[in-house]
RNA sequence: UGCUUAUCCAGAAAGACCGAGGGACAGGGCCCGAAGACGUCUUAGCAACCUUGCUGAUAACCUGGUGCUAAUUCCCUUCUGUAUGCAAUUCAAACGGAUGCAGAGAAGAUAAGCA
Numbered sequence: 001u002g003c004u005u006a007u008c009c010a011g012a013a014a015g016a017c018c019g020a021g022g023g024a025c026a027g028g029g030c031c032c033g034a035a036g037a038c039g040u041c042u043u044a045g046c047a048a049c050c051u052u053g054c055u056g057a058u059a060a061c062c063u064g065g066u067g068c069u070a071a072u073u074c075c076c077u078u079c080u081g082u083a084u085g086c087a088a089u090u091c092a093a094a095c096g097g098a099u100g101c102a103g104a105g106a107a108g109a110u111a112a113g114c115a
Stems, first nucleotide, its partner, number of pairs: 001115008013043005021032003026077004044069003049065002053061001073107001078104007086096001
């Protein structure tokens, strides 16, 4: 780096340093940020993917490897279904585009395994 599988509406911050952008990418929105964000380090915490021990076996707990600690992966973008109301045409509707909701997908993140 690629592939496969699982999860992603829960949870969990203080200090020090730094100094201007940051929230993955593109567009749109909305936020965070000189009352110092983002990032780095230390400490603390959350969680429980893998692992170790305990056990007859689980659960709980322990050890180690990770991960995470603003906002649902901050929200939308693609597809499907559904509801509402809109415009034109029409005898009337459907198709259409708009908004909301639900599901799926794509992309991404993390873990484990493989190459």
The RNA shown here (SAM riboswitch aptamer (S box leader)) has 115 nucleotides and comes from a Bacteroidota bacterium. The RNAcentral record of the sequence draws on Ribocentre. Lineage of the source: Bacteria > Pseudomonadati > Bacteroidota. The coordinates come from a structure-prediction model, not an experiment, and the mean pLDDT is 82. It matches the Rfam family "SAM riboswitch aptamer (S box leader)". From the family's description: The SAM riboswitch is found upstream of a number of genes which code for proteins involved in methionine or cysteine biosynthesis in Gram-positive bacteria. The model forms 94% of the base pairs in the Rfam consensus.